[in-house]
């Protein structure tokens, strides 16, 4: 340099063929339970969906450019 994959909550990931409010588990905070801790149960906070532009009534999803990580080839 060429090709391919990945980037969504603190971590690991889901998100079908664009569709209205972006979710799960773990972690974290609060409460319950207990003599107490853990387990368990309930509630809650936390997101520029890597950045920008475009298409569209509507973009996490489609298109283009850029950034980062991984792999293959040279």
């Nucleotide at each position: 340099g060429g090709c391919g994959g990945c980037g969504u909550a603190g971590c690991u990931c889901a998100g079908c063929u664009g569709g209205a409010u972006a979710g799960a588990g773990c972690a974290c905070g609060c409460g319950g339970c207990u003599c107490a801790u853990a387990c368990c149960c309930g509630c809650g906070g936390a997101g520029u969906c890597g950045g920008g532009a475009g298409u569209u009534c509507g973009a996490g999803u489609c298109u283009c450019c850029c950034c980062g990580c991984c792999g293959c080839c040279a």